[in-house]
RNA sequence: AGUCGGUUGGACGGUUGCGGGCAUAAGGAGUGAUCCUGUGCGUGAGGAAAGUCCGAGCUCCGCAGGGCAGAGUGCAAGGUAAUACCUUGUGAAGGCGACUUCCAGGAAAGUGCAACAGAAAUAAACCGCCGCAAAAGCGGUAAGGGUGGAAAGGCGAGGUAAGAGCUCACCCACAGUAUGGCGACUUACUGAUGAUGUAAACCCCACUCGGAGCAACACCUGAUAGAGGAGGCUAAGCCGGCCCGGCGUCUCCCGGGAAGGUGGCUUAAGAUACGCAGUGAUGCGUAUAUUAGAUAGAUGACCGUCUUAAAUGACAGAACUCGGCUUACAGACCGGCU
Numbered sequence: 001a002g003u004c005g006g007u008u009g010g011a012c013g014g015u016u017g018c019g020g021g022c023a024u025a026a027g028g029a030g031u032g033a034u035c036c037u038g039u040g041c042g043u044g045a046g047g048a049a050a051g052u053c054c055g056a057g058c059u060c061c062g063c064a065g066g067g068c069a070g071a072g073u074g075c076a077a078g079g080u081a082a083u084a085c086c087u088u089g090u091g092a093a094g095g096c097g098a099c100u101u102c103c104a105g106g107a108a109a110g111u112g113c114a115a116c117a118g119a120a121a122u123a124a125a126c127c128g129c130c131g132c133a134a135a136a137g138c139g140g141u142a143a144g145g146g147u148g149g150a151a152a153g154g155c156g157a158g159g160u161a162a163g164a165g166c167u168c169a170c171c172c173a174c175a176g177u178a179u180g181g182c183g184a185c186u187u188a189c190u191g192a193u194g195a196u197g198u199a200a201a202c203c204c205c206a207c208u209c210g211g212a213g214c215a216a217c218a219c220c221u222g223a224u225a226g227a228g229g230a231g232g233c234u235a236a237g238c239c240g241g242c243c244c245g246g247c248g249u250c251u252c253c254c255g256g257g258a259a260g261g262u263g264g265c266u267u268a269a270g271a272u273a274c275g276c277a278g279u280g281a282u283g284c285g286u287a288u289a290u291u292a293g294a295u296a297g298a299u300g301a302c303c304g305u306c307u308u309a310a311a312u313g314a315c316a317g318a319a320c321u322c323g324g325c326u327u328a329c330a331g332a333c334c335g336g337c338u
Stems, first nucleotide, its partner, number of pairs: 001338008010306007018044002021041004026037004046315001050326002053324005058213004070209005075089005090104001091102004105204002110202002112198003126145002128141005153171002156168003172194002174191005180185001217263004226254001228253006237247003271288007
C1' cells in the first nucleotide's frame, strides 16, 4: 500500500415521568367478562429492532387419486426444521498476488429475432485471383480486399490453373474411448466432425410447490331485529250478538352476535463457555445464565462521577416468534494473509 474476517456502538449513580411484572393493603368502576387506583421492590429497543426479499414454527380453511395450466429453482457434494441461505469444491472471468465476481442446465428437438452496413447473416461470388473466349460472357475459387459485434475453426507447409481440411504438423472447439475423482470435472489418446449469437424470447429437460395470515385464531361477556318456543293474565279494546281461540300483555327459555374483555405474547429448531467429531458449514455432550410485551402503542427529561480523542453528536425505535438475505452506519479496536 492492499486484501479478507471479527469485536464494539460508553459505564456507574441520582431526581422525576411513562409501560409491564411481583408483593402488599384496602377501596373504586362496569349489566357483565373484567378492569382501575395507593405503597414497596425490581425491570423496560437493536446490530441492524429496518426492507418485508426467501424459508419455517404456530393458527384457521381446504384436501381420495390422476392430469392440465400456473409459479419457482437451475455446476457438484454436503449442512440445516427449511430455503433462493451456508460450507467445501468444480468451471469461467478479473487481479503480480492475498483474493474477488458469476440468473453457471439445454442453441446438434422445434419456432422466433438479429437494426445499420455489406454481394451475401446460416447463407454467399461485390472487387480480386485462375481457366476458356477476339469480346460480351461462362465456369472455377472463400487465399487477398472491403462491410460488420459476428463471414464458413486458427496458423504454417505441401498441393493446385488458381484455390480450398484437399493433405499434413501444431493449437482451439466438438464427439468417442480410456485414466483419476462420490460428483461437478480432470488428464491422455483417437477422429477432419468444424457446428453464428440470443433461452434476463417462446420453448425443452430435471426437481419443488394447496390458500390465507396474530387485524391468524381460541375462550368469556353480550346490544338490536326474531314473520321462534313454553307458561300466566283476560280489566278495557278489535275479530258483526255469545263461547273457545287469536291479536294484545307479562315472565322464562331458545336464537342471533353490534360493541367489549381475556388469552395467543415470549424459555426459544434460542444464547454463551468448554470438550469431542468434521477441511468446513455443522452436529453431539456437559455446564451456565435467562426480566420489553404494549394495542394507538411505554422505553422520556434533567443532573453528577468516571473512562475516552470525543460520548449532545453514526445508522436508526420492538408490535406473534425464529433462521437467513439485503440495505443503512460517525468513531474506536483486534486478527490472518499478500
Record summary: A computed fold for a 338-nucleotide RNA from a pig gut metagenome, annotated as Bacterial RNase P class A. Its Rfam family is "Bacterial RNase P class A". By type it is a ribozyme. The coordinates come from a structure-prediction model, not an experiment, and the mean pLDDT is 77.